[in-house]
RNA sequence: CGGAGCGUGGUGUAACGGUAGCACACGUGCUUUGGGAGCACGUAGUCCGAGUUCAAAUCUCGGCGCUCCGA
Numbered sequence: 001c002g003g004a005g006c007g008u009g010g011u012g013u014a015a016c017g018g019u020a021g022c023a024c025a026c027g028u029g030c031u032u033u034g035g036g037a038g039c040a041c042g043u044a045g046u047c048c049g050a051g052u053u054c055a056a057a058u059c060u061c062g063g064c065g066c067u068c069c070g071a
Stems, first nucleotide, its partner, number of pairs: 001070007010024004018054001026042005047063005
């Protein structure tokens, strides 16, 4: 320098263009002498900007970051 892939709660991972789920973690309560385990409830997220669309995590363009391949 060229090409390709990826970016979603604290972590990991889903989501035909149509209410963003799940697991772990965290908080509260129940249970226990206590801890752990278990049960119930709750907090917390689409990398940034623009475009298309009635509607964008999803499609298009640009930027940023990471990874891989080539030179």
Transfer RNA from Candidatus Yanofskybacteria bacterium RIFCSPLOWO2_01_FULL_49_17, 71 nucleotides, folded computationally. Its Rfam family is "tRNA". Rfam describes the family as follows. Transfer RNA (tRNA) molecules are approximately 80 nucleotides in length. The coordinates come from a structure-prediction model, not an experiment, and the mean pLDDT is 81.